Large-subunit ribosomal RNA, domain VI from a Bacteroidota bacterium, 252 nucleotides, folded computationally. Lineage of the source: Bacteria > Pseudomonadati > Bacteroidota. Its Rfam family is "Bacterial large subunit ribosomal RNA". Model confidence (mean pLDDT): 88 of 100.
[in-house]
Context: one part of a larger RNA
RNA sequence: CGCUAGUAAAUUGAGAGGACAUGACCUUAGUACGAGAGGACCGGGUCGUAUGUACCGCUGGUGUAUCGGUUGUGCCGCCAGGUGCAAUGCCGAGUAGCUAUGUACAGCAAGGAUAAACGCUGAAAGCAUCUAAGCGUGAAACCUUCCUCAAGAUGAGUUUACUUUUAAGGGCCGUCAAAGACUAUGACGUUGAUAGGCUAUAGGUGUAAAGAUGGUAACAUCAAAGCCAAGUAGUACUAAUUGCCCGUAAGC
Numbered sequence: 001c002g003c004u005a006g007u008a009a010a011u012u013g014a015g016a017g018g019a020c021a022u023g024a025c026c027u028u029a030g031u032a033c034g035a036g037a038g039g040a041c042c043g044g045g046u047c048g049u050a051u052g053u054a055c056c057g058c059u060g061g062u063g064u065a066u067c068g069g070u071u072g073u074g075c076c077g078c079c080a081g082g083u084g085c086a087a088u089g090c091c092g093a094g095u096a097g098c099u100a101u102g103u104a105c106a107g108c109a110a111g112g113a114u115a116a117a118c119g120c121u122g123a124a125a126g127c128a129u130c131u132a133a134g135c136g137u138g139a140a141a142c143c144u145u146c147c148u149c150a151a152g153a154u155g156a157g158u159u160u161a162c163u164u165u166u167a168a169g170g171g172c173c174g175u176c177a178a179a180g181a182c183u184a185u186g187a188c189g190u191u192g193a194u195a196g197g198c199u200a201u202a203g204g205u206g207u208a209a210a211g212a213u214g215g216u217a218a219c220a221u222c223a224a225a226g227c228c229a230a231g232u233a234g235u236a237c238u239a240a241u242u243g244c245c246c247g248u249a250a251g252c
Stems, first nucleotide, its partner, number of pairs: 001152001005163007015149004021049007033038001051106005059100004066093005071086006110144003117137004169246004173189005194239003197235005203228003211222004
């Protein structure tokens, strides 16, 4: 821009894409078959492999947010206690998020029409013949069934609701994240928990400083302390103010 009034939702599915995998073992059954050696079809069940999708409760990884230990050196006048730099100085842990090697799930089953093949009936050709007329069985292939997208399907579909015009409805702007290069998408904008702050806390680290007590001292105890908390909840304290723009056609 179109779809012939404009919007907001919900849909149908022409069409397109994806997926379709496979093994071992147990049983049927040492049965059918076979002189024996050997050894099934059909059917039932269990456990895998690889692949795919989703997720982070578990097991782990990362985690230059965080907490702790520690070396050298500079600084805070000194001690104590901190802080800068040295690859995050080095090292030990680690929340959220992101993740696989972790977890869950999937392929099933079924229908239709068939290929090779196997048939039934059956003439031409008094026989025979699956074929010439006619009728069946039959495969991971084909068409459905399963999953995803899908009316620019210009063949532009359908349903519901709103608005009859300073409209309905959108946008600008602001606070943001389950989103993200930008845009878009999604949440919220005082009739408010959207983000920050504050409070509490799951959780992380591992017992702060100062002081007291004990010990000659190192150190230990008071102390699951202190610090942090991307998660969760509460709370309008701060910021989402005020406003502007588009839309205004058919019709009446």